[in-house]
RNA sequence: ACUAGUAAAGGCAAACUUGUUGAAAGACAAGGACGCAAAGCUAAGGGUCUAAGAGUCCAUAAUAGGGACUUAAGAUAGCCUGGCUGCCUAAU
Repeated sequence: ACUAGUAAAGGCAAACUUGUUGAAAGACAAGGACGCAAAGCUAAGGGUCUAAGAGUCCAUAAUAGGGACUUAAGAUAGCCUGGCUGCCUAAU
């Protein structure tokens, strides 16, 4: 350097609960462990989720209000690919 993940030292922390925040998806903090060899960082590509704002449509005599679809925008790295960085041991 590269490949692998048996051991050891450690690390992270799902669901759920409480609080805060957001329109929402979600995020943050505390508790808590389902799991994880990058479950460290990164939103570049794809996927998935939200849709207060914007547009179009539907029903109604009509307004208000309601519903549907699309979308800017937002989220997700513990969905996948990519980029950057990294502990230990073993093989080469």

This is a predicted structure of a 92-nucleotide RNA (c-di-GMP-I-GGC riboswitch aptamer) from Salipaludibacillus daqingensis. It matches the Rfam family "c-di-GMP-I-GGC riboswitch aptamer". The literature on the family includes a 2009 paper in Nat Struct Mol Biol by Smith et al., "Structural basis of ligand binding by a c-di-GMP riboswitch". It was read from a public genome assembly, where an Rfam model found it. The source organism's lineage runs through Bacteria, Bacillati, Bacilli, Bacillaceae and Salipaludibacillus.